[in-house]
RNA sequence: CGAGGCGGCCAGGCGAUCGCGGCACCCACGGGUGUCGAGGAAAGUCCGGACUCCUCAGAGCAGGGUGGUGGGUAACGCCCACCCGGGGUGACCCGCGGGCAAGUGCCACAGAAAACAGACCGCCUCGGCGUACGCCGGGGUAAGGGUGAAAAGGCGGUGUAAGAGACCACCGGCAUCCCGGGCGACCGGGGUGGCCAGGUAAACCCCACCCGGAGCAAGACCAGACAGGCGGCGUUCGAGGGUUGCUCGCCCGAGCCGCCGGGUAGGUUGCACCAGACCGUUGGCAACAACGGUCGCAGAUGGAUGAUCGCCCUCGACAGAAUCCGGCUUACCGGCUGCCUCGUCCC
Numbered sequence: 001c002g003a004g005g006c007g008g009c010c011a012g013g014c015g016a017u018c019g020c021g022g023c024a025c026c027c028a029c030g031g032g033u034g035u036c037g038a039g040g041a042a043a044g045u046c047c048g049g050a051c052u053c054c055u056c057a058g059a060g061c062a063g064g065g066u067g068g069u070g071g072g073u074a075a076c077g078c079c080c081a082c083c084c085g086g087g088g089u090g091a092c093c094c095g096c097g098g099g100c101a102a103g104u105g106c107c108a109c110a111g112a113a114a115a116c117a118g119a120c121c122g123c124c125u126c127g128g129c130g131u132a133c134g135c136c137g138g139g140g141u142a143a144g145g146g147u148g149a150a151a152a153g154g155c156g157g158u159g160u161a162a163g164a165g166a167c168c169a170c171c172g173g174c175a176u177c178c179c180g181g182g183c184g185a186c187c188g189g190g191g192u193g194g195c196c197a198g199g200u201a202a203a204c205c206c207c208a209c210c211c212g213g214a215g216c217a218a219g220a221c222c223a224g225a226c227a228g229g230c231g232g233c234g235u236u237c238g239a240g241g242g243u244u245g246c247u248c249g250c251c252c253g254a255g256c257c258g259c260c261g262g263g264u265a266g267g268u269u270g271c272a273c274c275a276g277a278c279c280g281u282u283g284g285c286a287a288c289a290a291c292g293g294u295c296g297c298a299g300a301u302g303g304a305u306g307a308u309c310g311c312c313c314u315c316g317a318c319a320g321a322a323u324c325c326g327g328c329u330u331a332c333c334g335g336c337u338g339c340c341u342c343g344u345c346c347c
Stems, first nucleotide, its partner, number of pairs: 001343010012312007020037007039318001043329002046327005051215004058248004063211005068082005083097001084095004098206002103204002105200003120145002122141008153171002156168003172196001174193008219269004228260006240252004274296001276295008313316001
């Protein structure tokens, strides 16, 4: 210099004027002053929790989720580290990564055959016909060809009519035993065995672990309005309701249901201080944790965060809170920065 890998950060800046919402103070109740006022994703609402109510939720079945190992965390399907497999010269990246040697199902097209193997061409043999050689028929075979994403281990030899794990050596893989290392997934080495086991679980299913339901329109409080009528069922022979989708079990229980008619549509709270942010030290490879210091950081509900002007620049993307928090995913103009890899050249 070129090409690349992995992270982190910013999201136009400054000033003036007017306007909007929260809070505090002042006031002559009109207002004034001060202060704070969107994001890295506030988004999708996919996962996990906090919080609230249901009687703290029992048993069985059903259902849902997760899926290498160890750790982190309030928890997770998240994060970190490692293992195994795959890709890359490399930095590094990717993996929905338990079980198909429990059972069942499925495997398009092509192909003889897609799993109790099978035979199109070929090879070998027997019989018949016919002049060499070929044709027809019976049988053997799976080495070679061909099909396919995938063809029942690979390679060499023995063997044979031709062949074949039929047999043998080596290799691969599987099962099992032993030794060594590691917390573990697993790794390294050795022995034995039968010749060998196709793929698919994001197919049913099996195994292990986890999961009570509903959700801030949860829930709590205050104020206020109204008018009853008719019918049905029921009060220990219990209607009705709650509890998980079902069953059992448990609990509440004197009211409940239908029709007609009447009333209400308001306020407060939950609700902004927290698994909080920043800085430092220590422990840890890291995720993260402990300790110390500093700070206070939106809170509406007819729902605020905007407009105009001036200057400068690289001319500004995606987007906007609604109970809160941790993640994941998706959207995004442009720019800054750290570490690392490969190639080439120079000293």